[in-house]
The RNA shown here (small-subunit ribosomal RNA) has 1516 nucleotides and comes from an uncultured Actinomycetes bacterium.
Model confidence (mean pLDDT): 84 of 100.
The sequence is in RNAcentral, with records from ENA.
């Protein structure tokens, strides 16, 4: 730092996806060790059990135990031992009173959008136990009470009564440095209320003791730390939440609090908040920080730290310095537990742990040794805070699983072209080492402290050190088509499966599965989820809006934002310095400590912020004073379809009346409906009525846009120019808002000529709810009122400034020129065209910007769903505005490129049409095909480019098919070994193959060969795949094209060249040109044919000279000619003339056998059709192997209702038949051609002369010509069919050959729609030959004979070439594609209802409790001699008040028969709407109609093709 994916390819737009990092993770496979961290993200769900807050006897009275001296008893001589009683002083323990603590520490994140948090200020409006400092005190009295004892209630929890007692418990009095309050003063200070201080008068206010030092207690002042309150600023989403508020906002007074305050109450006023987002809804603990990122940002708020909130749910207060209190109290509720049923108990979101939920998260561990906390004077006690250990690869970090040598490159595996390659120095084997783990020995620091001393470590016999043995105990996971490092084999066969995206899999899968190999990471590796990144894909940094998504239809204007110039001033922004703060941790840098690292420690930086203060004043801003250039006013001109109203004019259509007039009119592609003899259309005259305004007219004018057009008048808005008098920044933009706003549509009332949705009829059509025609209602028109949308478009918001020009045109002015009319120059303002720089993805824009800048507004963020649903606002309605989501796809879209295509255009060619000739299509027959049939009718070929095709020839064979019978190896080859036979012949069985039996015994150079048997190795297959292939072939097409190198242009695909002007059969050639050259094609070279020459002369030829014959080159001879062979010549637009660019070329002519490629052939560019062929051959893979091989017999390929294709023969007189008679070329021949002769009517037969062929034979060419006959008929045409008799080939003509003769004598009288061939020696016609072949030819391939007609021409059909244009096509029009309907699935909306949540309101009830009141009742301390008083308490009442109840609404969600559209889905139905002029140009708005796409009306747009015209511009 990028990459993949839209396309045939390209650029840009744009989304989707990937590579990175991270995690409190989870899941899969795997798992050696250690260190440091970390571990319920879900049910703030419910909790068994244990522990988590106590401590002080140095506050107090008791109680219990121990105990010296003492007394008594027993035993003993005694010492002494034991037992009992009592017990000073003391020691230990502690239920209770009392003190302190329990508001800390620990947990959780439910709630909360708030002064909750962060940050910075303020409190002159406050509090503060313990701790520290200072000052002053600690005097004197009193009454109770728990414990305890007794009685008593209860199951328990827990009480009740009586009696006694102590205090650092409680109370009175004294004193007052002092404090508070009240009165009146002085001084100082402050931002206001006010604060500080000094002296004075009055009132009120304290205390506690215990003890060895010492510790306490009270008052006052100060401090530290902590808390409380107030304020500025900051940080979520939603406007489909726009108005909210009655203690609400303020005041006065009172109450309350530690304290300010509507905090509460009474009264008064009517305020307060909100587009800078109030109120409402949703979501959420906030921060330091963590993750990511270059940063700015984005996401998160686990662990650690600060703050807040909460403690089963809700409410409440008490105590206290501090709580409205997690392990306190009271009440209500839900839940759980105990119960003797009367009542009680409880709250793990403390640490462990359990159940549950969940993809998922640990031990009911050790210790107070350390750190910290509570109490205590202290020892000490308590401490699930904490320190440790355990479990989990959950994360980070470190280490190991060995190291070196070792090639016959072992074996095995895998692959293989069978040679080998690879695994792989890997292993084995040899040598070495011992980290970690294991065993053994030694063994800490952490201990400052406490204690008189002894002693005191949970971790832990741990870390660490030493020794020992042995390579010993220790490697997996994912991936290998591209992105993305890494490839083969087998299996599978659109199956099974994979997949993050693109996409793999339909028999050769590097993409599935497995294996081998490889790549990556490694005690882990992958997957899933989430976040950031990449994504400049929300763009502040750092994007866009003509056509890709995106400028509001237009204007005015509010708030807001922005704002000309000069001076002064302030110092708000801005800039600089300083101060305070910005906790620590974190991060970075530098050091240090654990062997290293992670981790930890120290120091510095950072903390980009906030506040205060001192300064600066250029710029922005505030204030003040000016200026004139922005803006406006004034004056004078000026153009105009600008707007509103009134009046008015002519042409035309229609209608009415009358006249003339007669049979049609009208309409169309062609028709019909319609109108017309009741008189239409046409024509003339008159009249009525409505709507629109020809020419002028424009590319022109005006307006903000929509829009505006006959003329006149009235009213009225704006612009432009000139003058430079006035105002003095008055400006620009503009969220909301307001007004205007085509057409259609709506309401009311008019009007209604024409046109004309709907509708009706007629056509068209497969249908035609359309296009076309005839009618025709709303509407179109007017008035008033709505609607508020259009492709409302320049698809381009408004304003200002700047940045080359040329040219046209509208309006105004100045100057020059000028008699005038013109004309020229300059300038301001509009409307156009072209064009430079620049911009743009390109197209294009270009002073009227889409260029360069500034200001303001609107809008966009993938396609579809959808401008839809719901909600809201507006509307009479139609509907408009605002505006989602689920779901689904990997694209959708823009510009340009190359093709292809067009029922687009231009040019050109072709037997393409036309002009002709002959056919086919009708008949019969032949051949082929389809179909049907069949045991089989083998297979292939299927538009042109299959169908007389493979097949140049199926009776058997062929043969591949069927039936039946055999065979397991038949045939061939190679090698090795063996045998003496084998072949042949005969006989038998059999359909035959075959089997059985008999007969038979080879050659040799002696090496062997031939034959046969056996073994081994190769079998064989016309089985499949032509969509795995080679080769060959067809077709476009003998069409003129197809490309390359270099250069140039373009971001690029590509273009140029190859286009253009001519010309040609031709990309043939010439000219021009950012191209210059080249290649494959074209042409030529090759063959043949046409003329001549030379040479040669047999088997060919015979003119001349001879010989001979009935006759014949028959013979001698000859080379003249023909001919054969070979070699040359000739034709090249070379010559002349016209045209043409001094060209290519073309037209005409001459000469010539031939003239413009002379005719014909061979020759087939790059490529297309997955064209054809696995059945010519070859071949990969698959399949069969007692068969899908192979042999044999018979059958079939020849079957026949029908259809098609190609032919033959005809339908006749240009003919048939009979007789006579003439002229070829090219071929073939030895298993052959076969003369002559004879026989047969004939096919043919008998016999055999010649010939391996310029010699002989096939072999008479036929049409033609001459003569005769037939005379228009189903015939003397035609020959099918059938019967009979024969011939030939062949082993064999039954299925199933050909030919002959006799007889028979069918259809057919020139062929519908349609369709084929041919342009000259051609068509047509006539014979001849050949291949195949035993035989079989109407087919095929060749040969010659006779021998035409027509072509004006390129409009049309077909095919092709070039240029251009449109395109939504690229599998390329046999393309693409739209909508209904039917089926399946999915999400969503509506819906009678129904169920639930939340917040609020009204009323009812009203617990605990604070506060207030209180007759009666009760009461130790104080006063009083007493009565009593003061004061207090329970009880009762009241306000407030949680939960609960009732009610009607709000809002959100679940569900819902049915219903609506939407989306998706290899092969459903109907049509053909769109893309080409898409066959009626498309689209937008609106209205109506229709199965559906859609159609039509009205208005609008060009994002329409084509042709023509006009104007302007560019170039020369």
């Nucleotide at each position: 730092a990028g990459a993949g994916u839209u396309u045939g390819a390209u650029c840009a737009u744009g989304g989707c996806u990937c590579a990175g990092g991270a995690c409190g993770a989870a899941c899969g496979c795997u798992g050696g060790c250690g260190g440091c961290g970390u571990g319920c993200u879900u049910a703030a769900c419910a909790c068994a059990u244990g522990c988590a807050a106590g401590u002080c006897g140095a506050a107090c009275g008791g109680a219990a135990u121990c105990c010296a001296u003492g007394g008594a008893g027993u035993a003993g001589c005694a010492a002494u031992a034991c037992u009992c009683c009592g017990g000073a002083a003391g020691a230990u323990u502690u239920a209770g009173u009392g003190g302190c603590g329990a508001g800390c520490g620990g947990g959780u994140g439910a709630g909360g959008a708030a002064c909750a948090c962060g940050u910075g200020a303020g409190a002159a409006a406050c509090u503060u136990g313990c701790c520290c400092c200072g000052g002053a005190c600690u005097u004197u009295g009193g009454g109770a009470u728990a414990a305890c004892a007794g009685u008593u209630g209860g199951a328990a929890a827990c009480g009740a009564c009586u009696g006694c007692u102590a205090a650092u418990a409680c109370c009175g009095a004294a004193u007052a440095c002092c404090u508070u309050c009240g009165g009146a003063g002085g001084c100082c200070c402050g931002c206001a209320u006010g604060g500080g201080u000094c002296a004075u008068c009055g009132a009120a206010g304290a205390a506690a003791g215990a003890a060895u030092u010492u510790c306490g207690g009270u008052c006052c002042g100060g401090g530290a730390g902590a808390g409380u309150c107030u304020c500025g600023c900051g940080g979520c989403c939603u406007a489909u939440c726009a108005g909210c508020u009655u203690g609400u906002u303020g005041g006065u007074g009172a109450g309350g609090u530690a304290a300010u305050g509507g905090c509460u109450c009474a009264c008064c006023a009517a305020g307060g908040c909100g587009a800078c987002g109030a109120c409402g809804g949703g979501u959420a603990g906030c921060c330091g920080g963590c993750c990511u990122g270059a940063g700015a940002g984005g996401g998160c708020g686990a662990c650690c730290g600060g703050c807040c909130a909460c403690a089963c749910u809700g409410g409440g207060a008490c105590u206290g310095a501090g709580a409205c209190a997690c392990g306190g109290c009271c009440c209500a509720g839900a839940c759980u537990c105990c119960u003797a049923c009367g009542g009680g108990a409880g709250g793990c979101a403390g640490c462990a742990g359990u159940g549950g939920g969940g993809a998922a998260u640990a031990u009911u561990g050790g210790g107070c040794a350390a750190u910290g906390g509570a109490g205590g004077a202290a020892a000490c006690u308590c401490u699930g805070a904490c320190c440790c250990a355990g479990c989990g690869a959950c994360g980070c970090c470190g280490c190991g699983u060995g190291c070196g040598g070792g090639a016959u490159g072992a074996a095995g595996g895998c692959c293989u072209u069978c040679g080998g390659g690879u695994u792989g120095u890997a292993a084995a084997c040899c040598g070495c080492u011992u980290u970690c783990a294991g065993c053994a020995g030694g063994g800490a620091a952490g201990a400052a402290g406490c204690g008189a001393a002894a002693g005191u470590g949970a971790c832990g016999g741990u870390a660490c050190c030493u020794g020992c043995a042995g390579a010993a105990g220790a490697a997996g996971c994912a991936c290998c088509g591209g992105c993305u490092a890494a490839c083969u084999a087998u299996g599978u066969g659109c199956c099974a499966g994979c997949a993050g995206c693109c996409g793999c899999g339909g028999u050769a899968a590097u993409a599935c599965a497995u294996a081998g190999g490889g790549u990556g990471c490694a005690a882990g590796c992958g997957u899933u989820g989430u976040c950031c990144g990449g994504a400049a894909u929300u763009a502040u940094u750092g994007g866009g809006c003509g056509u890709a998504a995106a400028g509001a239809g237009c204007u005015c204007g509010u708030a807001g934002g922005u704002g000309g110039u000069u001076c002064g001033u302030c110092a708000c922004g801005u800039c600089g310095g300083a101060u305070g703060u910005g906790a620590a941790a974190c991060u970075c840098u530098g050091g240090g400590g654990c062997u290293u690292a992670a981790c930890c420690c120290c120091a510095g930086a950072c903390c980009u912020g906030c506040a205060u203060u001192c300064g600066a004043u250029a710029c922005g801003g505030g204030c003040g004073a000016g200026c004139u250039u922005g803006a406006g006013u004034a004056u004078g001109g000026u153009a105009g379809g600008g707007g509103a109203g009134u009046c008015u004019g002519g042409a035309a259509u229609u209608c009415c009346u009358g006249g003339u007039g007669u049979a049609g009119c009208g309409g169309u592609g062609g028709a019909a409906u319609g109108c017309g003899c009741a008189g239409a259309u046409a024509u003339c005259a008159g009249g009525a009525g409505g709507a629109a305004c020809a020419c002028c007219a424009a590319u022109g004018g005006c307006g903000a846009a929509g829009g505006c057009a006959g003329g006149a008048c009235u009213c009225u808005g704006g612009g432009c120019c000139a003058u430079u008098a006035c105002u003095g920044a008055c400006a620009c933009u503009g969220a909301g808002g307001a007004g205007c706003g085509a057409a259609a549509g709506c309401g009311u009332g008019g009007g209604g000529a024409g046109c004309g949705a709907a509708c009706a009829g007629g056509a068209u059509u497969a249908g035609a709810u359309a296009c076309c025609c005839u009618g025709g209602u709303a509407g179109u028109c007017c008035a008033c009122g709505c609607c508020g949308u259009a492709a409302a478009c320049g698809g381009u918001g408004g304003g200002c400034a700047c940045u080359a020009g040329u040219u046209g045109u509208g309006g105004g002015g100045a100057c020059c020129u000028u008699c005038c009319a013109c004309g020229g120059u300059c300038u301001c303002u509009g409307c156009g065209a072209c064009g430079c720089a620049g911009c743009u993805a390109a197209c294009g824009c270009a002073u009227u910007a889409a260029g360069u800048g500034c200001c303001c507004c609107g809008c966009c963020u993938g396609g579809g769903g959808a401008g839809u649903a719901c909600g809201a606002u507006c509307g009479c309605a139609a509907g408009a505005u605002u505006a989602a989501a689920a779901c689904u796809c990997a694209a959708a879209g823009g510009a340009a490129u190359u093709g292809a295509c067009g029922g687009g255009g231009g040019c050109c060619c072709g037997c393409a049409c036309a002009a002709g000739c002959a056919g086919c299509g009708g008949a019969g027959c032949g051949u082929g095909u389809u179909g049907c049939u069949u045991a089989a009718u083998u297979c292939g070929a299927u538009g042109c480019u299959a169908c007389g095709c493979g097949a140049a020839g199926a009776a058997c064979c062929u043969u591949a098919c069927c039936u039946a019978g055999g065979u397991u190896a038949a045939a061939u080859c190679a090698u090795u070994g063996g045998g003496a036979a084998a072949a042949g012949c005969c006989a038998c069985a059999g359909a035959g193959a075959u089997g059985u039996g008999g007969u038979g015994u080879c050659c040799u150079u002696c090496g062997g060969g031939g034959c046969u048997c056996a073994a081994u190795g190769a079998a064989g297959g016309u089985g499949g795949u032509g969509c795995a292939u080679g080769g060959c072939u067809g077709u476009c097409g003998u069409c003129a094209g197809c490309u390359c190198g270099u250069g140039u242009c373009g971001u690029g695909a590509g273009a140029u060249g190859u286009u253009g002007g001519g010309u040609u059969a031709a990309g043939u050639c010439c000219c021009g040109c950012a191209a210059c050259g080249a290649g494959c094609g074209c042409a030529a070279c090759c063959c043949u044919u046409a003329u001549c020459c030379u040479a040669u002369g047999u088997u060919g030829c015979c003119a001349g000279c001879g010989c001979g014959u009935a006759a014949u080159g028959g013979c001698g001879g000859g080379g003249a000619c023909u001919c054969g062979u070979a070699g040359g010549a000739g034709a090249c637009u070379g010559c002349c003339g016209g045209g043409g660019u001094c060209a290519a070329c073309u037209c005409g002519g001459a000469g010539g056998a031939a003239g413009g490629u002379g005719g014909g052939g061979a020759u087939g560019a790059c490529g297309u059709c997955a064209a054809g062929u696995c059945a010519u051959c070859a071949u990969g893979c698959c399949c069969c192997u007692u068969a899908u091989g192979u042999c044999u017999a018979g059958g079939g390929c020849u079957g026949c209702a029908a259809a098609c294709a190609c032919g033959c023969u005809a339908c006749a007189a240009u003919g048939g038949c009979c007789g006579g008679u003439a002229c070829a070329a090219a071929g073939g021949g030895c298993u052959g051609c076969g003369a002559a002769a004879c026989c047969g009517c004939g096919a043919g037969g008998u016999u055999u002369a010649g010939c391996g062929a310029a010699u002989c034979c096939c072999a008479u060419a036929a049409a033609g010509c001459c003569g005769g006959u037939c005379u228009c008929a189903g015939u003397u045409c035609g020959g099918a069919u059938u019967g009979g008799a024969g011939g030939c080939u062949g082993c064999a003509a039954c299925u199933c050959g050909c030919c002959u003769c006799c007889a028979u004598g069918a259809a057919g009288c020139u062929g519908g729609a349609g369709u084929u061939g041919c342009u000259a020696g051609u068509a047509a016609u006539c014979c001849c030959g050949g291949a195949u072949c035993a035989g079989c030819a109407c087919g095929c391939c060749g040969g010659g004979g006779u021998g035409a007609a027509u072509a004006c021409g390129u409009u049309c059909c077909c095919g092709g070439g070039c240029c251009u244009u449109g395109u939504a096509c690229a599998c390329a029009c046999c393309g693409c594609c739209c909508g209904u309907c039917a089926c399946a699935c999915c999400a969503c909306g509506a819906a009678a209802g129904u169920c639930g949540g939340c917040a609020a309101c009204a009323c009812c009830c009203g617990a605990a409790g604070c506060c207030g009141g209180u007759g009666g009742c009760c009461u130790a301390a104080c006063c009083g001699u007493a009565a009593g008083g003061a004061a207090g308490g329970a009880g009762c009442c009241g306000u407030c008040g949680a939960a609960g109840g009732u009610g009607g609404g709000g809002u959100c969600g679940g569900u819902g028969a049915u219903u609506g559209g939407g989306g998706u889905g290899a092969a459903g139905u109907c049509g053909u709407a769109a893309c080409a002029a898409g066959g009626u140009g498309a689209c937008c708005g609106u209205a109506c109609c229709g199965g559906a796409a859609g159609g039509u009306g009205c208005g609008g747009u060009c994002g329409g093709a084509u042709c023509a015209c006009c104007u302007c511009c560019u170039u020369u």